[in-house]
RNA sequence: AAUCCGAAAGGGCAAACCGAUCGCGAGGUCGGGACGCAAAGCCAUGGGGCUCGCACAGCCGAGUUCGCCAGGCUGCCGAA
Numbered sequence: 001a002a003u004c005c006g007a008a009a010g011g012g013c014a015a016a017c018c019g020a021u022c023g024c025g026a027g028g029u030c031g032g033g034a035c036g037c038a039a040a041g042c043c044a045u046g047g048g049g050c051u052c053g054c055a056c057a058g059c060c061g062a063g064u065u066c067g068c069c070a071g072g073c074u075g076c077c078g079a080a
Base pairs, nucleotide, nucleotide: 012037013036017032018031019030020029021028022027035067041073042072043071045070046069047068048065049064050063051062052061053060
């Protein structure tokens, strides 16, 4: 000097649930609320879960879920 880890500090996000609203639905958005999260920031690219359509089923198609797994891009601080 660089890399890995991540204590502390400043903060950040926000599950379930409730209310409103959009959607056939899964689910989304806003407000309240905190289960938790060092990427719980973004991307639906590969899987997985879920919904809808056809249909006996399968196959297929269209959606949804990034707080399911993996991958990609980006980001605040930096002790031992």